[in-house]
Molecule: c-di-GMP-I riboswitch aptamer
Organism: Firmicutes bacterium HGW-Firmicutes-12
RNA sequence: AAUUGAUAAAGGCAAAUCCAUCGAAAGGUGGAGACGCAAAGCCACAAGUCUAAAGCAAGUAAUUGCCAUGACGGUUGGGUUGCCAGU
Numbered sequence: 001a002a003u004u005g006a007u008a009a010a011g012g013c014a015a016a017u018c019c020a021u022c023g024a025a026a027g028g029u030g031g032a033g034a035c036g037c038a039a040a041g042c043c044a045c046a047a048g049u050c051u052a053a054a055g056c057a058a059g060u061a062a063u064u065g066c067c068a069u070g071a072c073g074g075u076u077g078g079g080u081u082g083c084c085a086g087u
Stems, first nucleotide, its partner, number of pairs: 002087004012037002017032006035074001041080003045077003048072003055066004
C1' cells in the first nucleotide's frame, strides 16, 4: 500500500416497543430497551422511498388533486475518514 472479516481482544453503535419532547406530517432529539451492525462513522452527490405545511388547481363548502423548499444514511450506489485481526 492492496485485500479479506473466519477466530480473538479492546471498545463502539442501537431496530421494534414504551415514556418525554419538537414538528402540519414524514420524521427528529433525550431516556429506557437490544433486533441487528465491521463503517449501523461522516457527506443528501446519483437513484429510490416517505410526508404534503405553504403554494397552485378544482369545488358553494366539506374536501380532493399536484408539488420539496421537509425527511429517511438501519434502501442501493458514490465520496471521505477510521479500530482490531488475517493474508